[in-house]
Molecule: transfer RNA
Organism: Candidatus Woesearchaeota archaeon
RNA sequence: GCGGAGGUAGCCAAGCGGCUAAGGCAACAGGCUGCAACCCUGUCAUUCGGGAGUUCGAGUCUCCCCCUCCGCU
Numbered sequence: 001g002c003g004g005a006g007g008u009a010g011c012c013a014a015g016c017g018g019c020u021a022a023g024g025c026a027a028c029a030g031g032c033u034g035c036a037a038c039c040c041u042g043u044c045a046u047u048c049g050g051g052a053g054u055u056c057g058a059g060u061c062u063c064c065c066c067c068u069c070c071g072c073u
Stems, first nucleotide, its partner, number of pairs: 001072007010025003018056001027043005049065005
């Protein structure tokens, strides 16, 4: 330099262009308990790496840039 995959919460991770962005772990609050663990309930992404564009509508499509991984030279 070229090609491919990816970037969504503290971590992992889903998300056919269409009300409110799943789920798990962790964390916090409450319940339970003599105290804890387990278990149960609740809270936790005004926003999806950054910007621009397309569209009535974008996490999703297009373009540019940044970062990570794999391959080629």